Model confidence (mean pLDDT): 85 of 100. A computed fold for a 350-nucleotide part of an RNA from an uncultured bacterium, annotated as small-subunit ribosomal RNA, central domain. The full RNA is in RNAcentral, with records from ENA and SILVA.
[in-house]
Context: one part of a larger RNA
RNA sequence: UUGGGUUUAAAGGGUGCGUAGGCGGGAUGCCAAGUCAGCGGUAAAAAAGCGGUGCUCAACGCCGUCGAGCCGUUGAAACUGGCGUUCUUGAGUGGGCGAGAAGUAUGCGGAAUGCGUGGUGUAGCGGUGAAAUGCAUAGAUAUCACGCAGAACUCCGAUUGCGAAGGCAGCAUACCGGCGCCCUACUGACGCUGAGGCACGAAAGCGUGGGGAGCAAACAGGAUUAGAUACCCUGGUAGUCCACGCGGUAAACGAUGAUCACUAAGUGUCGGUGAGGAUAGAGUCAUCGGAGCCGUCGCAAACGCAGUAAAUUAAUCCACAUGGGGAGUACGUUCGCAAGAAUGAAACUC
Numbered sequence: 001u002u003g004g005g006u007u008u009a010a011a012g013g014g015u016g017c018g019u020a021g022g023c024g025g026g027a028u029g030c031c032a033a034g035u036c037a038g039c040g041g042u043a044a045a046a047a048a049g050c051g052g053u054g055c056u057c058a059a060c061g062c063c064g065u066c067g068a069g070c071c072g073u074u075g076a077a078a079c080u081g082g083c084g085u086u087c088u089u090g091a092g093u094g095g096g097c098g099a100g101a102a103g104u105a106u107g108c109g110g111a112a113u114g115c116g117u118g119g120u121g122u123a124g125c126g127g128u129g130a131a132a133u134g135c136a137u138a139g140a141u142a143u144c145a146c147g148c149a150g151a152a153c154u155c156c157g158a159u160u161g162c163g164a165a166g167g168c169a170g171c172a173u174a175c176c177g178g179c180g181c182c183c184u185a186c187u188g189a190c191g192c193u194g195a196g197g198c199a200c201g202a203a204a205g206c207g208u209g210g211g212g213a214g215c216a217a218a219c220a221g222g223a224u225u226a227g228a229u230a231c232c233c234u235g236g237u238a239g240u241c242c243a244c245g246c247g248g249u250a251a252a253c254g255a256u257g258a259u260c261a262c263u264a265a266g267u268g269u270c271g272g273u274g275a276g277g278a279u280a281g282a283g284u285c286a287u288c289g290g291a292g293c294c295g296u297c298g299c300a301a302a303c304g305c306a307g308u309a310a311a312u313u314a315a316u317c318c319a320c321a322u323g324g325g326g327a328g329u330a331c332g333u334u335c336g337c338a339a340g341a342a343u344g345a346a347a348c349u350c
Base pairs, nucleotide, nucleotide: 005320006319008302012318014200015199016198017197021193022192023191025087026086027085028084029083030082031081033080034079035076036075037074038073039072040071041070042069049065050064051063052062053061054060090190091187092186093185094183095182096181097180098179103175104174105173106172107171108170109153113149114148115147116146117145118144119143120142124135125134161168162167205246206245207244208243209242210241214240215239219235220234221233222232257317258316259315261313266293267292269290270289271288272287273286274285275284298305299304323350324349325348332343333342334341335340
């Protein structure tokens, strides 16, 4: 390098948009770049292969022939390509409906928690395996009333829904993205993928300014223990929250890249549409789109996957792996305020 691989053995980029590039639907005409065929030139000789022949044989020698590639020339036109015409199935637009925790901003709500003030009330409360630290006669815990604060939204709630992923859940309003179904009116291949690039990207973390109820790294104390820098308990600061900016990582997981096509049934479910029936709705049948279970063929080392959304079959494009450790380290470079991130070896060793 070829073959062969990437759910779990090494290996799918965290996700999207998209540049170059690669690949690309049906019909038809022309061209002849790729492609194919004929002929010619070149391809030094020797060697090697094949067929002969000369040394008694052979080694060895001699003769003939063969040659990818490149160049030229004459043709072919199926396929790829180029140019033109055309089509509607891919893709998109339009019209009519629809579902949704998709997003951003603003406002509002109740429960709980904590705190404050006042009332009632008296000796405990709290906590644990058991305790103690802690709180409490300066009146706690409990209970009632009023007030304040911040954060999160019980039930509904689901194997549910939405989103590219991260993720998204009280209610209302405004703005806004995507998606599905039905009609088949319009455009006419406008498509797929996507190295670089750009954007988004949980939590923790960082910067500036706010906020701070609860929780809680660090820290302190009490226990436990041989010890206990822990698990348990009492406290408690960063942080958690908001605005703006940075950072760019996760078991960022379905450990399964994107797109297209095909491939038994069964079953419940979410969103549409149609039919029949019925009318108060549901149930039934068909169909499109989603998300589950089960299972045939097939696949798989096995576990298992399995028309849906494959780990089947077939195709295009991208990414990645090539024994374990050393090591996601060192060095260099880029980015970053820093933390660090990205890229990423070797010696040596088994």